RNA sequence: GGGCUUGUAGAUCAGCUGGAAGAUCGCCGCCUUUGCAAGGCGGAGGCCUGGAGUUCAAUUCCCCACAAGUCCA
Numbered sequence: 001g002g003g004c005u006u007g008u009a010g011a012u013c014a015g016c017u018g019g020a021a022g023a024u025c026g027c028c029g030c031c032u033u034u035g036c037a038a039g040g041c042g043g044a045g046g047c048c049u050g051g052a053g054u055u056c057a058a059u060u061c062c063c064c065a066c067a068a069g070u071c072c073a
Base pairs, nucleotide, nucleotide: 001072002071003070004069005068006067007066010025011024012023013022019056027043028042029041030040031039049065050064051063053061
C1' cells in the first nucleotide's frame, strides 16, 4: 500500500429482508434469611464510531473517513 470482516448498554452479543433497540452477565433497590449465598420482583444505564446522501422514515441501504482484527504484498 491492497483485499476481507467488525464497530449497538459497564462486559459479551442479538437486532435476517428500512417502521425506530433487546438478551445474558454485571450494577442499584425491594422481598425471602438470624446472617450470607441462591431465588423472585422492579429499576438505572444506548445522541447504535464520525460525516454526507437516498427515503415520509436509516442501527439497517449507498459513499467517504476513523478505529480494531485478519490475509496478501